[in-house]
């Protein structure tokens, strides 16, 4: 400097050929239970879906462009 993957919750990732409230697991906390944790149940809280722009009724999802990460060839 070129092509490819890739960016969703505090951390792992699902999210299926665009369709209507954004999820799961683990953590966090707060309830239960115990004489007192741990486990187990039960509930709450946490996202500008990396940024920004574009098509579209209608974007996490297509398109561009920009930033961070990975791999590969020079």
């Nucleotide at each position: 400097g070129c092509g490819c993957c890739u960016g969703u919750a505090g951390c792992u990732c699902a999210g299926u050929u665009g369709g209507a409230u954004a999820g799961a697991g683990u953590g966090a906390c707060g309830g239960u239970c115990u004489c007192c944790g741990a486990a187990g149940c039960c509930g709450u809280a946490g996202g500008u879906c990396a940024u920004g722009g574009g098509u579209u009724c209608g974007a996490c999802u297509c398109c561009c462009a920009u930033c961070g990460g990975g791999c590969g060839c020079a």

Predicted 3D model of a 74-nucleotide RNA (transfer RNA) from a Candidatus Gastranaerophilales bacterium. It matches the Rfam family "tRNA". It is annotated as a transfer RNA. Lineage of the source: Bacteria > Bacillati > Candidatus Melainabacteria > Candidatus Gastranaerophilales. The RNAcentral record of the sequence draws on ENA.